[in-house]
Overview
SAM riboswitch aptamer (S box leader) from Aquibacillus albus, 108 nucleotides, folded computationally. Model confidence (mean pLDDT): 82 of 100. It was read from a public genome assembly, where an Rfam model found it.
RNA sequence: UUCUUAUCCAGAGAGGUGGAGGGACUGACCCUUAGAAGCCUCGGCAACCAGCACUUUUUUGUGCAUUGGUGCCAAAUUCAGAGGAAUGAAUGAUUCCGAAGAUGAGAA
Numbered sequence: 001u002u003c004u005u006a007u008c009c010a011g012a013g014a015g016g017u018g019g020a021g022g023g024a025c026u027g028a029c030c031c032u033u034a035g036a037a038g039c040c041u042c043g044g045c046a047a048c049c050a051g052c053a054c055u056u057u058u059u060u061g062u063g064c065a066u067u068g069g070u071g072c073c074a075a076a077u078u079c080a081g082a083g084g085a086a087u088g089a090a091u092g093a094u095u096c097c098g099a100a101g102a103u104g105a106g107a108a
Stems, first nucleotide, its partner, number of pairs: 001108008013042005021031003025081004043073003048069003051064004077100001083097005
């Protein structure tokens, strides 16, 4: 980097450094010199994988814990998005699938 698969309306920030951007992309809307991104320190959230108990013929399912590996700590993935479906007389609109993205696990 690509593929497969699960999840994404819950949760959780202070200090230092830095000095103008940031929220993936486009549009909107926000955050930000009352200090953005990045980096460092400490802290926290969660429970994907490893772990433990029970369960299951197998696959698996439920629970416990937070030791290790990740992840995360403005706003629902901030909202909408190619395409499709349902409701609706229709425009608008709403909902669903999906697309795109993020993260974990597995594979190449």